[in-house]
RNA sequence: UUCUUAUCAAGAGCGGUGGAGGGACUGGCCCGACGAAACCCGGCAACCACAAACGUCAUGUUUGCAGGUGCUAAAUCCUGCAGAGUGUAGAACUCUGAGAGAUGAGAU
Repeated sequence: UUCUUAUCAAGAGCGGUGGAGGGACUGGCCCGACGAAACCCGGCAACCACAAACGUCAUGUUUGCAGGUGCUAAAUCCUGCAGAGUGUAGAACUCUGAGAGAUGAGAU
């Protein structure tokens, strides 16, 4: 880099450095000098690992831990393609699926 697969409505600072941007992309809508990104510290506990209890023919379930990865505004902030519904229609709204994205695990 690519592929497979699982998950994505929970959780997490009134700290330090830093200085203007950030929320993947599109269109929105937001966050930001009452201080963005980034880094440090703190925190969370999703997946993997580990431990304990319970359980199955078997796959497990719950709790803990914080070693690996990750995360720490808003549902993955909403949306973008297809379909269905409410609505006379438009506007607006709701639902389902796909796509895209993120993260883990495995493979390459």

Annotation: SAM riboswitch aptamer (S box leader) from Shouchella lonarensis, 108 nucleotides, folded computationally. The RNAcentral record of the sequence draws on Rfam. The source organism's lineage runs through Bacteria, Bacillati, Bacilli, Caryophanales and Shouchella.